[in-house]
RNA sequence: GCCGGCGUAGCUCAACUGGCAGAGCAUACGACUUGUAAUCGUAAGGUUGCGGGUUCGAGUCCCACCGCCGGCUCCA
Numbered sequence: 001g002c003c004g005g006c007g008u009a010g011c012u013c014a015a016c017u018g019g020c021a022g023a024g025c026a027u028a029c030g031a032c033u034u035g036u037a038a039u040c041g042u043a044a045g046g047u048u049g050c051g052g053g054u055u056c057g058a059g060u061c062c063c064a065c066c067g068c069c070g071g072c073u074c075c076a
Stems, first nucleotide, its partner, number of pairs: 001072007010025004019056001027043005049065001051063003
C1' cells in the first nucleotide's frame, strides 16, 4: 500500500429483507431474611464511532474519515 471483518447501555452481545433500539450481567431501589448472600420484582441507563448522502422512514443502504482485529503484497 491492497483486501476483508468489526464499532449499538458501564461490560458481553442481539435487532430477520429498511418500519417503536432490546436481552443478559453490572448499578439503584424494593420484597424475602435476625442480618448478609442467593432468589424475585421494579427502575434508571443509548447523539447506534464521527460527518455527509439516499429514502416517507436508516443501527441496517451509499460515500468519505477515525479506531480495533485479521489476511495479502512489495523492495533492497

Overview
This is a predicted structure of a 76-nucleotide RNA (transfer RNA) from Pelotomaculum thermopropionicum SI. The same sequence occurs in records of 2 taxa. Lineage of the source: Bacteria > Bacillati > Clostridia > Desulfotomaculaceae > Pelotomaculum thermopropionicum. It matches the Rfam family "tRNA". The family's RNA type in Rfam is transfer RNA. RNAcentral holds the sequence, with entries from ENA and GtRNAdb. It is recorded under the gene name tRNA-Thr-TGT-1-1.